Molecule: small-subunit ribosomal RNA
Organism: uncultured Chloroflexota bacterium
């Protein structure tokens, strides 16, 4: 000290990815912006720089110039000294190698980190010993001069030193030889003694001191070496020739191939060399529970670099950022000969970029140089400016205040709610402005001056210094006044409601919003979160246990190698000793400060800053401990493994060989077909096939036996048998004694296909031919048929090579098969039974595990040890490079891009050209129809000004409409009207108001408008109100749009038998269970039986009609009674009784009573719920639209159109009939704007007429047809059929042209039973008769509801359609099969690949050239000090020059890598409706798939 969400799916668990919330920065951008501490500030061009500053200082020296003082000479100018300051050069001394600045380079002893140097240096500084003698000769500056444009350069001449040289002394230095004592893992070190031989110094002073040499020691600062740790790539695997090592010599402060010559061949590498990529390292910083991960601004240590490359020089220290030589680029100056320059110091300029700041005080503090010192000097450094760029802090008021003001926003109940105590009002206060004062501290060194001491110092005290800055900070003082933004509000996420807009604009981190009611877009009010900042964009960690060490996995989700064997590496059985490497404790060192933790101070607080502590997980050192590993000696048997004895086997390899059977050859008998198939054709056959017999030849494979049998590592092995041979089991002693496991790399084996090179070739059979199928059919079927199947050698070396399971080892319940072996008990023996065991093979299971499925001594349990492989899906078992391979091709193996999922298991379903089982007028079996005809409705279409409008598979289409001439209505054309036909309310006005309404215009509607003219109510009655009328404003209206914004209603699956729930019990879960199963029903009916046990909605019952009967009442009918009627209430039917059956129940089967028998028929009731089903055009209703029209009123016209299709239906096609004639028998209904009797009229429709009836009384209506009886017609376009069309008529209605019905005459189409298909119906049903009804003036009704006469056939059965129910079963479907989804082709755009070639970059390799420099030679030319020499010369020592080795950039070359570009090309991805097809998921219609 550990936090999680969202997203794959109808729902689920897991896997696994994407994505958010957190933290942080040297950032940046948008918007905003008061104030102060502190800190921070070019990440990009190690590009290129103008200007100015960043390293000076010092008298030891020897000149010059200036000032002042002051002396001397001189009338004076002047000269000439001297003494203090001062100045710019020179000589000389330190300095300049520090500090500052950058990370280009650098995978390295570069860094860190602990070690060593017996292998070293060290200037200033300290401590100590000891010295400081004696002499020489130049050189600059100075003069003079010469050459140059400029940097500069040369000659003469003089001169001084702490510069330079000789000489002297000199050891505890150095060398060199001889000794001794001592130590060290060594090489070798200390100490020590004797000898010999070398090497030094300067001086200056102010008299206080500063130097100067020579050795020792220290301090400090460096050099060099070792262990360890220090990023990626193996699509980099071999790299080295000064390499390795050694010996002599150079060379360096030192060691050392650092360098050179000769030896020797070595050395480094899979515990990653080499190459190639990238990078400064650390302290830390950032996150993180940690462990890790990322990083390496600013502070601080170390490397490195200082325009690019290369050398050196000087020096204690350099290969030197502000030095030098060359060489290169590049700027600049020039007189064109030639010079000059180096900001990766501060500032500041350009230019890149998203993007980083003044060409400032100031040396007061600190800290450096130099000098005794004062002091100078320092762009170090201190401070200031700029920047919200990080971090803290503080303000932008505070306390009262409700009429809950104006306004804005929302809602509408029209009166509320919200900004909101906000505000105004009231009172208070004072940060930062203004004004004044203004320190304390940053100051103390130094120097002076005084005093004191331990006196070349020290200590005290007094003056003297401030750049920051008159700044912090303190006091006065006006005034609430001058100080808020930013971003969010669908979920993850805290926070909502309008308007606008309508897959547009746009948003968006992910999931996703927007196609007309968006809490997701844009705006406004409102909320939330931060707040001088807020958001966004990038980048790290983190959630991420999603590289898993802490701390995952591999059977199906990504991952077990194909399989063996086996080197290196990992790991390993008992027991004793020893040792102490790991291990563990103790000690001592280190682990720089800073940090970052605790506490504690100090700035008002805090940031920030000081002390202390702790820590700093590390590395060495060194005592010790000795379980465990480990390493050494011994030693044991259990682990391995040898001997012996037995045993099994399709183990492997080669020869023989043996029958079927195929086919082919040849003969024989035989004669028209064989052969295929779903069906055929193609092929064969009259030249004799198939069939059948004889015989004879090839090949290849091996029926029973045969089995979840056996053996082998795996691949794989099957007729019999010789030979050859590998491995495994079993038993008992013996023997070896840990000899083992496992294995990167590496070897060998490796099914099929395929490849080579010879052979064989029956059969079967890629490819290819025909032939069918098909819309095609380069498929599946049929006839053929090469390679190929076989063998021999050699080669590929992949396979869903699977038990999708890696080797070995130990442990932990059981049952039960079967294979090969031992043993045991009974038994005289053998055998079966049984029982133990050892090896394998199957099956079920317990614990246990696992996401389930499922595994479970053959583990997927529970541990050990080693090995392989995994990390989102596509792109991809792909490119590229490499290795192999004769080739096909294998092995190894990326990315850019694209996507939010892609994938397992398991649940619900749905669906399958899956399964069982049931079920239904669902097939079948009848019956009668439609589909042909006319002719009636509808509907599509089309046509029209309009033919209003909805319904459209089933479930629209005789449906809405139970009735369009006008009206209807909702559609066209034309007139008209505008508060409007209609409804409420406000304001004005108005007086012959309501109403009644001539005349005129007109098609009405509508304009106008004479004339007559009734009212109500009240308190003031010449008024006021109501109601009228007219203006005007609120609004009315709208059959306009949205049934995808709704409410109700309805339709479907379906009157199917099914849907749920509580509780309980499985299951992580979704869920299941129950409601599965056996029966059984119509029926989740009921029984049985079960981890279910109840319930509830459904089903049945209860309700109504109906059969059958009672009782009771009764208008009516009738003549009366009765009562079959009528209408109330009952009874009756319940598998109750018998038999069989069944499992005894539930039930079914027969029977008996019974009007009625097993729900007696029929109705009405229609579970949860499907289909965004229907319907704003019944109605009701949200939002949208429209207002002199989309409203509203009127005439006329439409909805009734008409080549055509389709649905429903009427009549028919006749003899079971038509007509004619006579004749029986209902029932439901309606009926005062009606129903209409008798009577009479008319062939008829009808009309005249008026009785009765508000109906059991009367009327439709005596009510019926069919049916009986007779009787004609005699198979025909008819005496069938009735359309059409002419004539004449009735009704109803303002009105029958468009457009009614019905009567007569007359006229007489089509049609002679209807393809493909397709309906209804199981009994009073079909079929066939007729007759009421609503709506309606009337009627297009043949329809739509009802009545009731007559009154059948058929059901073997569930194969098969079509629809349903319940179980299983597969799934890739969940919008659920109308699903889902592949591939080629077209286009569009996007990344990558090959491609003649080109164009660059890196690194290195041969060669050539060859600065500048350091070496090495030579030095005939030049030399002041040293030596000889009187001298002149010579000698020594040096330089110049040449000369040679090495040696940068260059040049040439051939490779090598690594990138741009490229006609063209290749294959991926992506892309709402583009082509062709349909492989795949259901048995996907040929199982799939490797």
């Nucleotide at each position: 000290u550990u936090a999680g969400a969202g997203u794959u799916u109808g729902a689920u668990c897991a896997u696994g990815g994407c994505u958010c919330a957190g933290g942080a920065c040297g950032a940046a951008c948008g918007c905003u912006g008061g104030c102060g501490g502190c800190g921070u500030g070019c990440u990009u061009a190690a590009c290129a720089c103008u200007u100015g500053c960043a390293a000076g200082u010092c008298g030891a020296c020897g000149a010059c110039g200036a000032u002042u003082a002051u002396g001397u000479a001189g009338c004076a100018a002047u000269a000439u000294g001297u003494a203090a300051u001062c100045g710019g050069a020179g000589u000389g001394g330190c300095g300049c190698a520090c500090g500052g600045g950058u990370g280009a380079g650098u995978a390295a002893c570069g860094c860190g980190u602990a070690u060593g140097u017996a292998a070293c240096c060290u200037g200033c500084c300290c401590u100590u010993c000891g010295g400081u003698c004696g002499g020489g000769g130049a050189c600059a500056a100075c003069a003079c001069u010469u050459c140059c444009a400029a940097c500069g350069a040369g000659g003469u001449g003089c001169u001084a030193a702490u510069a330079c040289c000789c000489g002297a002394u000199g050891a505890u230095a150095c060398a060199g030889c001889c000794g001794g004592a001592u130590c060290u893992c060594a090489u070798g070190g200390u100490c020590u003694g004797g000898u010999u031989g070398u090497c030094a110094a300067a001086g200056u002073u102010u008299c206080g001191a500063c130097g100067c040499c020579g050795a020792a020691g220290g301090a400090u600062g460096g050099a060099c070496a070792u262990g360890c740790g220090u990023c990626u790539g193996a699509u980099u695997a071999g790299g080295u020739c000064g390499u390795u090592g050694g010996u002599g010599g150079g060379g360096u402060a030192a060691u050392g191939g650092c360098c050179u010559a000769c030896c020797a061949a070595g050395c480094c590498u899979c515990u990653g060399a080499u190459c190639a990529g990238u990078a400064g390292c650390u302290g830390g910083u950032c996150u993180g529970a940690g462990a890790g991960g990322a990083u390496g601004a600013u502070c601080a240590g170390c490397c490195a670099c200082a325009c690019u490359g290369g050398a050196a020089c000087u020096g204690a220290g350099a290969c030197a950022c502000g030095g030098u030589c060359c060489a290169g680029a590049c700027u600049c100056c020039u007189a064109c000969g030639g010079g000059a320059g180096g900001c990766a110091g501060c500032a500041g300029u350009g230019a890149g970029g998203a993007a980083u700041a003044u060409u400032g005080c100031u040396c007061a503090a600190u800290g450096g140089g130099c000098g005794a010192a004062a002091g100078c000097u320092u762009g170090a450094a201190g401070c200031a400016g700029c920047a919200a760029c990080g971090c803290c802090g503080c303000g932008u008021g505070c306390g009262g205040g409700a009429u809950g003001g104006a306004g804005g926003c929302c809602u509408u109940u029209c009166a509320g709610g919200u900004c909101g105590u906000a505000a105004a009002c009231c009172g208070c206060u004072g940060u930062a402005g203004a004004a004044g004062g203004g320190a304390a501290a940053a100051a103390a060194c130094a120097u002076g001056g005084c005093g004191c001491c331990u006196c070349g110092g020290g200590c005290g005290u007094c003056a003297u210094u401030g750049a920051u800055g008159g700044u912090a900070c303190c006091c006065u003082u006006a005034a609430a006044g001058u100080a808020a933004g930013c971003c969010u509000c669908g979920g993850c996420u805290a926070a909502c409601u309008a308007c606008g807009u309508g897959c547009c604009a746009g948003c968006a981190g992910c999931c996703g919003c927007g196609g007309u009611a968006a809490u997701a877009c844009g705006u406004a009010g409102g909320a939330g979160g931060c707040a001088a900042g807020c958001g966004u964009u990038g980048u790290c960690c983190g959630g991420a246990u999603u590289u898993a060490c802490u701390g995952g996995g591999u059977g199906u989700a990504a991952a077990g190698g194909g399989u063996c064997c086996g080197c290196a590496g990992g790991c390993g059985g008992g027991u004793a000793g020893g040792c102490a490497a790991g291990u563990c404790g103790g000690u001592g060192g280190u682990g720089a400060a800073a940090u970052c933790c605790u506490u504690c101070a100090g700035c008002u607080u805090a940031a920030c800053u000081g002390a202390a502590g702790a820590a700093c997980u590390g590395c060495c050192u060194u005592c010790g401990a000795u379980a465990c590993u480990g390493c050494u000696u011994a030693u044991c048997u259990u682990g391995a493994g040898u001997a012996c004895a037995g045993a099994a086997g399709a183990g492997g390899g080669u020869g023989a060989u043996g029958g079927a059977a195929u086919u082919c050859c040849a003969g024989g008998u035989g004669u028209a077909g064989c052969g295929g198939u779903g069906a055929a054709a193609u092929g064969c056959g009259u030249a004799g096939a198939u069939a059948u017999c004889u015989g004879g030849a090839a090949g290849a494979a091996c029926a029973c036996c045969g089995g979840u049998u056996g053996c082998g590592a795996a691949g794989g092995c099957u007729g019999u048998u010789g030979c050859c041979u590998g491995g495994u089991c079993u038993g008992u002693u013996a023997c070896u004694g840990a000899c083992g496991c496992u294995c990167a790399u590496g070897g060998a084996c490796g099914a099929a296909a395929g490849c080579g090179u010879g052979g064989g070739g029956a059969u079967c059979a890629a490819a290819c031919a025909g032939g069918a199928u098909u819309a095609g059919a380069u498929a599946c079927c049929c006839u053929g048929g090469u390679a190929g199947u076989c063998c021999a050698c050699g080669c590929c070396c992949u396979a869903a090579a699977c038990g999708a399971u890696g080797g070995c080892a130990a442990c932990u319940a059981g049952g039960u098969g079967u294979u090969g072996g031992g043993g045991g008990c009974u038994a005289u023996u053998a055998a079966c039974c049984c029982c133990c065991u050892c090896a394998g093979u199957g099956c079920c299971g317990a614990a246990g595990c696992a996401a389930a499925c499922g595994c479970g001594a053959u583990a997927a349990g529970u541990u050990g040890c080693c090995c392989g492989c995994c990390u989102g899906a596509g792109g991809a078992c792909u490119a590229c490079g490499a290795g192999c391979g004769c080739a096909a091709g294998c092995u190894u193996a990326a990315a850019a891009c694209u996507c939010a999922a892609a994938g397992g298991a398991a649940u619900u379903g749905a669906c399958g050209g899956g399964g069982a089982c049931c079920c239904g007028c669902a097939c079948a079996a009848g019956c009668a129809g439609c589909g042909g005809a006319g002719c009636g409705u509808g509907u599509g279409g089309u046509u029209u000004a309009a033919u209003u409008c909805g319904a459209u598979g089933c479930a629209a289409c005789a449906c809405g409409a139970a009735g369009a001439a006008c009206c209807u209505u909702a559609c066209c054309u034309g007139g008209g009207c505008u508060u409007g036909a209609c409804a409420u309310g406000a304001c004005c006005g108005u007086a012959g108001u309501a109403g009644u309404g001539a005349a005129g215009c007109g098609a009405a509607a509508g304009c106008a408008g004479a004339a007559c003219g009734a009212g109500c109510c009240u308190g003031u009655a010449u008024a006021g109100g109501c109601a009228g009328c007219g203006g005007c404003c609120a609004c009315a209206g709208g059959u306009g749009c949205u049934g995808c914004a709704u409410g109700g209603c309805u339709g479907u699956c379906g009157u199917c038998a099914g849907c749920u729930c509580g509780u309980g019990c499985c299951g992580u879960g979704a869920g299941g269970u129950g409601u599965u199963g056996g029966g059984u029903u119509a029926a989740g009916u009921c029984c049985c039986g079960c981890a279910a046990c109840g319930a509830g909605c459904g089903c049945a019952a209860c309700c109504c009609c109906u059969g059958c009967u009672g009782u009771u009442a009764g208008u009516u009918a009738u003549a009366c009674g009765u009562g079959u009627c009528u209408a109330a209430c009952g009874g009756g039917a319940c598998u109750g009784c018998c038999g069989g059956u069944u499992u005894a129940a539930c039930g079914c089967c027969g029977g008996a009573g019974g009007a009625a028998g097993g729900u007696g028929g029929g109705g009405a009731c229609g579970a949860c719920g499907u289909c965004a089903a229907g319907u704003c055009a019944g109605c009701a209703u949200g939002g949208c639209c429209u207002u002199u029209a989309u409203g509203u009123c009127c005439a006329g016209g439409g909805c009734u159109a008409c080549a055509c299709a389709c649905a429903c239906g009427c009549u028919a096609c006749a003899a079971u009939g038509g007509c004619c004639g006579g004749u029986a028998c209902a029932a439901u209904g309606g009926g005062u704007u009606g129903c209409c009797a008798a009577g009479a009229c008319g062939c008829g429709a009808g009309g005249c007429g008026g009785a009765g009836c508000u109906a059991a009384u009367c009327c439709c209506a005596u009510c019926a047809a069919a049916g009986c009886c007779g009787g004609u017609c005699u198979c025909a376009g008819u005496u069938c059929g009735a359309a059409u069309u002419g004539g004449a008529g009735u009704c109803u209605g303002c009105a029958a042209c468009c457009c009614g019905a019905c009567u007569c005459c007359a006229u007489g189409a089509a049609g002679u039973u209807g393809g493909a298909g397709u309906u209804g119906c199981u009994a009073g049903u079909a079929a066939u008769c007729g007759c009421g009804a609503a709506u309606c003036a009337g009627c297009a009704a043949u329809g739509u509801c009802g009545c009731g006469g007559u009154g059948a056939a058929u059901a073997c059965g569930u194969u098969c359609c079509c629809g349903g129910g319940c179980c299983u079963u597969g799934u890739a479907c969940a919008c659920a099969c109308c699903g889902c989804c592949c591939g080629u082709c077209a286009c569009a755009c996007c990344a990558c690949g090959a491609a003649a070639g080109u164009c660059g970059g890196u690194a290195a390799c041969a060669c050539c050239c060859g600065a500048a420099g350091c070496c090495g030679g030579u030095g005939g030319g030049c030399u002041a000090a040293c030596c000889c020499g009187c001298a002149a010369g010579g000698g020594a020592c040096g330089c110049a020059g040449c000369c040679g080795u090495c040696g940068a950039a260059g040049g040439u070359g051939g490779g090598a890598u690594c990138g741009g570009u490229g006609a063209u090309u290749g294959g991926g991805g992506u892309g709402a409706a583009g082509u062709c097809g349909u492989a795949a998921c259901a048995a996907g219609g040929u199982a799939a798939c490797c």